[in-house]
c-di-GMP-I riboswitch aptamer from a Deltaproteobacteria bacterium, 86 nucleotides, folded computationally. NCBI's taxonomy places the organism under Bacteria, Pseudomonadati, Myxococcota, Myxococcia. It was read from a public genome assembly, where an Rfam model found it.
RNA sequence: CUUUGCUCAGAGCAAACUUCGGGAAACCGGAGGUCGCAGAGCCCCGAGGCUAAUUCCUAUAAGGACAUGCCAGUCGAGCCGCCAAA
Numbered sequence: 001c002u003u004u005g006c007u008c009a010g011a012g013c014a015a016a017c018u019u020c021g022g023g024a025a026a027c028c029g030g031a032g033g034u035c036g037c038a039g040a041g042c043c044c045c046g047a048g049g050c051u052a053a054u055u056c057c058u059a060u061a062a063g064g065a066c067a068u069g070c071c072a073g074u075c076g077a078g079c080c081g082c083c084a085a086a
Stems, first nucleotide, its partner, number of pairs: 002086004012037002017032006035073001041079002045076003048071003055065004
């Protein structure tokens, strides 16, 4: 340096759910929790998904479209990184 995650060490993250707060919502943050994760670290660049406040359309008890909002624990690209083995 490359590949791999069978083994070792020290750590790390935290789904559902509960609760408090933010948000129109999706969802996010704190605390608890621990389903899982060898990149469940960072990043919306590509694909995909969620929401639809605003705006627009229909022409109006209402319905529809749209991301500028969000998801990195959906996949890929990019960046950085621990231990071990070969």